[in-house]
């Protein structure tokens, strides 16, 4: 890197370093940013995928608890939209509002 499964409206920041862009990619929008973002380091925290334990069940299922360890995460729903479908508003096939699905992406676990 590929594949499979699960999850993605909740939650969680201080200090130091650096110094200009950043929010995955392309486009549009919107936002963050010299009152120092993004990124890196340290510390702290959140969560509970792996993990431990208990109950039900006896199925790799459901529910509750824990947090030492392995990951992950700590602006905005995965920031929003893009493709398909339903509904609303509207003069309008809506670029406006609402919902579902797909795709893509991220993370975990397993596998190759």
């Nucleotide at each position: 890197g590929g594949u499979u499964u699960a999850u993605a409206a909740a939650g969680a920041a201080g200090c130091g370093g650096c110094g200009a862009g950043a929010g995955a990619u392309c486009a549009g929008g919107c936002u963050c940013c010299g009152c120092g973002a993004c990124c890196c380091g340290c510390u702290g925290g959140c969560a509970a995928c792996c993990c431990u334990c208990c109950g039900c069940a006896g199925a790799u299922g459901c529910g509750a608890a824990g947090a030492a360890g392995g990951u992950g995460c700590c602006a905005a729903u995965u920031c929003c939209u893009g493709c398909c479908c339903c509904g609303g508003u509207a003069a309008a096939u809506a670029u406006c509002c609402c919902g579902g699905g797909a795709a893509a992406u991220a993370u975990a676990a397993a596998u190759u």